[in-house]
RNA sequence: ACGGGUAUAUAUCAGUGGUUAGAUUGUCUGCCUUCCAAGCAGGAGACAUGGGUUCGAGUCCCAUUACCCGUA
Repeated sequence: ACGGGUAUAUAUCAGUGGUUAGAUUGUCUGCCUUCCAAGCAGGAGACAUGGGUUCGAGUCCCAUUACCCGUA
C1' cells in the first nucleotide's frame, strides 16, 4: 500500500427492516442474617463516528476511526 473481518451495558455475548434493544456477570439500593457470605426483589447503565436508502435502520449501502488477519 492492497484485500478481508469485527465494533451493542463494566466485561462476555444475543438481537428475521417493525413491541419499551435483551441475557449472564459486575455495580448500587432494599429484604433476609447478631455480622459477613449465600439467597430474594428492584434500580442505574449500551447500538464506534458521519452521511445515504426506506413509511420505518442495531440490522442494508458509503466514507471515516480503532482493533485483528492475510498478501506484497
This is a predicted structure of a 72-nucleotide RNA (transfer RNA) from Palpitomonas bilix. It matches the Rfam family "tRNA". Gene Ontology term of the family: triplet codon-amino acid adaptor activity. Rfam classes the family as a transfer RNA. It is recorded under the gene name trnG.